This is a predicted structure of a 318-nucleotide RNA (Bacterial RNase P class A) from Spongiivirga citrea. Lineage of the source: Bacteria > Pseudomonadati > Bacteroidota > Flavobacteriia > Spongiivirga.
[in-house]
This record gives sequence, structure tokens and C1' cells, in this order.
RNA sequence: UGAGCAGGUCUCCUUAUCGCUCUGACGGCUAGCGUCAGUGAGGAAAGUCCGGACACCAUAGCGCAGCGUAGCGGGUAACACCCGUCACCUCAAUGUAAAUUGAGGUAGGACCAGUGCAACAGAAAGAAUGUACAGAUAAUGCUGUAGUGAAAUCAGGUAAACUCUACGCGGUGCAACGCCAUGUAAACCGACAUUUGAGGGCUGCGCGCUCGAGUCGGAGGGUAGGCGGUUAGAUCCUAGCGGUAACGUUAGGACUAGAUAAAUGAUAAGGGCUUAGUUUACUAAGUUACAGAAUCCGGCUUAUGACCUGCUUUUUUU
Repeated sequence: UGAGCAGGUCUCCUUAUCGCUCUGACGGCUAGCGUCAGUGAGGAAAGUCCGGACACCAUAGCGCAGCGUAGCGGGUAACACCCGUCACCUCAAUGUAAAUUGAGGUAGGACCAGUGCAACAGAAAGAAUGUACAGAUAAUGCUGUAGUGAAAUCAGGUAAACUCUACGCGGUGCAACGCCAUGUAAACCGACAUUUGAGGGCUGCGCGCUCGAGUCGGAGGGUAGGCGGUUAGAUCCUAGCGGUAACGUUAGGACUAGAUAAAUGAUAAGGGCUUAGUUUACUAAGUUACAGAAUCCGGCUUAUGACCUGCUUUUUUU
């Protein structure tokens, strides 16, 4: 100097003017509106892949199916997530070697419970075979060696092959759900039923439990408006203590979108940052790449700009 791996931080700031959403106060007012103050899109908001909170089924279960996990221990509300450690594997260095160190990876139980799969080459790829040479035998691939191949004597390999074992798992999802208002056709046709239980619910099936006086089907008519859920949290920041760590705990401080067809912006100046030129200064350009909340939170995965730290390696100089 270049490259690779891993981790972390930021992903513009300040002021002024104008505009938009929400909240609060005041005024006005039928509603609308006006003034002032405050706030306003991410590290992934993305994918919808996991886990939950919350809501309902519901008063609640058993089995099968289905799904998930897989060394050991710990963390967490929980997890297929995270941390530590063991084992195996890859790369590099040291070393005769064994091994050690550093970085990284693993979907890490079972192949004698069973069923499968392995091109080509080879004589033959397993309820198989007998190419070549040698030995032995009454005889025979009976024995040994060679050859092909990743693998050649009832072989080993493979389970992110089917499967088996152990453990675990209710379902649906904010378009959940709850409340209010409006309107019609409380009508018509058919079937079954009225406790001799029609029909419905508990995912899919079965059992079981339970609701039930009218249900189911057909054709047709009316409405689809408003409010809540809706953001004070398993929240965030700082410090101490405990722990290898994930994380926990104590104390103090902070409040930072809530829209519902969808707001979160524009301009100007200065500063910061980046790039190029350049002897320093300075000049010019840009405002970064990936990208925009929709019930909320914890993860994983994917996309991507700049900087910093650690490790390994390469080049050059001293």
C1' cells in the first nucleotide's frame, strides 16, 4: 500500500420564512376557523421467515394427523434467536511429525428397525461379480495380489434422502375485536326439526364436551356511516454493582408519529461530511447509497454509503 474476515458508530446539524399532520391552551363559533407553544418516517420501516403481547373462539379436554427442535450448559416474556463451552471441518502460521495458535463454518440424535440412492470407469457396485497372475484342491472365486473407481468379500457412504427415536406445539388474527347509529322485506319458496334434538361450535379427522327453538338452502331487498382498539412501553439514555459473555439488578433522568387514502415538506444562509483539482491554503460539485410508518414488541434474512476497531495476509521503505 492492497485484499479478506468479524464487530461497532453515523446515515447531516443550526437559524429564518412559508406550508402540512397531531396534541395542549386561549379566543371565536352551528360546524368550520384563528393565535401561541410543542411534536412529526428507519437501521433496515423491506421480506412476512420465527417468537410473543393483546383480542376472540371458550367453560375446557384426549387421540391421530400435521408442524418444529436435536452435543452440553446458560440468557430471555418466548423463540428455529443470543452467549459460553466441547466435538468435527476449512484457511493460514509454527513444527520432522503428533499437535498448538489465530480467524471462520456446522440443519452437531440414529445407517444392525426398515425402504431407497451412487453417473462414468470397471469383469462386477451388494439376495453382486470372477478380468489378469500366483497358490491350493478330486473339483469349484477356495486363498492372495494386481487393475478400474469416491467406494470391491453378506463392504462402507448418505438421513437439508424417505424414515426412526427423544422432547415440544390449540386456532384465527387489528381487515382481531368491542360499541353506537341508519335502513329494508320481521316478507316469499323448499327441506328438516320443535327435547324421539334439526342445526351449530371447539383447525383437519375421530371421541368427548357444549350451545340450541327454530335452523339450513334458494331467489330477492336494504345498508356499508361513526367512535374505540391507536401508542407510557417485556420502552429509551447515563452511571454503579454482579457475571467470561449473552444478560440481570440498583439509582437518576427522558417522553420522542398516530395517519385512515393516508401528514412528516420547500427555499435561503452558515457549518459539518464526501469527491475532484491543488504546495498549504483555496476553488468547484454533491447533501449522500439502500430506501418511506399503518396494532405493537424481540429476533432472523435480504439491500446498501461513509468512518473506526481487531485479526490474517500481500507490497514497499527504514